[in-house]
Molecule: FMN riboswitch aptamer (RFN element)
RNA sequence: AUUAAUUCUCAGGGCGAGGCGAAAUUCCUCACCGGUGGUAAAAUUAUAAGUCCACGAGCUUGAAAAAGUUGAUUUGGUGAAAAUCCAAAACCGACGGUAAAGUCCGGAAGAGAGAGAAUAUUU
Numbered sequence: 001a002u003u004a005a006u007u008c009u010c011a012g013g014g015c016g017a018g019g020c021g022a023a024a025u026u027c028c029u030c031a032c033c034g035g036u037g038g039u040a041a042a043a044u045u046a047u048a049a050g051u052c053c054a055c056g057a058g059c060u061u062g063a064a065a066a067a068g069u070u071g072a073u074u075u076g077g078u079g080a081a082a083a084u085c086c087a088a089a090a091c092c093g094a095c096g097g098u099a100a101a102g103u104c105c106g107g108a109a110g111a112g113a114g115a116g117a118a119u120a121u122u123u
Stems, first nucleotide, its partner, number of pairs: 001123001005119006016030004031103002033093002035055004050091002058069004073089005095106003
């Protein structure tokens, strides 16, 4: 350095103000938040994504294995190259509870995409 493996650790953020009301962090106006991996002409660097590709959680079916399902972006600018940068204007967000919830409470001290470390193996 590489190959397959074992163990351990880590691995999701956000309702502040006002209004109506008997009651709303759930409605209305403004506000706030953004998991993991990948991704620009042959190579390297600059280089980056909630809404491009894929995955995870969630949900449905099932005894299980497993199968299915699962949201959202445009315009302009820079550049060799950007749906990732800059500017502007938009949009999206499982299930159960409860005055109707991305932000509260709950399943959850859970699970997990994956990230890191250690050990050992092969070459």